Model confidence (mean pLDDT): 75 of 100. Predicted 3D model of a 171-nucleotide RNA (c-di-AMP riboswitch aptamer (ydaO/yuaA leader)) from Acidobacteria bacterium 28-1. The sequence was found by an Rfam model in a public genome assembly. Its Rfam family is "c-di-AMP riboswitch aptamer (ydaO/yuaA leader)". Rfam describes the family as follows. This family represents a conserved RNA structure found upstream of the ydaO and yuaA genes in Bacillus subtilis and related genes in other bacteria. The organism belongs to Acidobacteriota, within Bacteria.
RNA sequence: GAAAACUUAUCGCCGAAGUUGUUUGACUUGAAACAAACAGCGCGGGGGAACCAAAGUUUUAUAAAGCAAUUUGUAAAACACGGGGCGAAGCAUUUUGCUAAAGAAGAUGCUGGGACACUUCUUCAGUUCCUAGCCCGACAGCUAACCUCGUAGGUGGGUGAAGAAGUCACU
Numbered sequence: 001g002a003a004a005a006c007u008u009a010u011c012g013c014c015g016a017a018g019u020u021g022u023u024u025g026a027c028u029u030g031a032a033a034c035a036a037a038c039a040g041c042g043c044g045g046g047g048g049a050a051c052c053a054a055a056g057u058u059u060u061a062u063a064a065a066g067c068a069a070u071u072u073g074u075a076a077a078a079c080a081c082g083g084g085g086c087g088a089a090g091c092a093u094u095u096u097g098c099u100a101a102a103g104a105a106g107a108u109g110c111u112g113g114g115a116c117a118c119u120u121c122u123u124c125a126g127u128u129c130c131u132a133g134c135c136c137g138a139c140a141g142c143u144a145a146c147c148u149c150g151u152a153g154g155u156g157g158g159u160g161a162a163g164a165a166g167u168c169a170c171u
Stems, first nucleotide, its partner, number of pairs: 011156004018041008042151006052141001056079010082139001083136004090110007112130005118166008
């Protein structure tokens, strides 16, 4: 001098995931900050009418209509690619491997989402990252009233120009 790791504080970022109060814990002379539980406010999600939308196939039983074939309603069973939720997280091509397929991992492109430091919006460029994961369990369209759930976890990207409305600081 550089890099990495750990701890603390401050300021940010993704995300709904913030804030106020009470009690307890540990610490302390005491308080504040910290952790946990509960409650309120705020923020976010799910279920749930009317209207609108939607309505698989076959077999069996039964009721009604019909001269009959059969048709319609109800119930059960089987088959079919089950179906759905949170989230930006979907689609296509291709590689590896294997007899092959599926799955898995990777690459490319499209798509969708974020960051580039006062906040939000608009316009024009540039750089960069992500395009996961989890849940319900045969079941849910929309949906007023109503019912109900969550309020975590992770992390450090730091370019510019033009315009509008605000905020803060300094003089």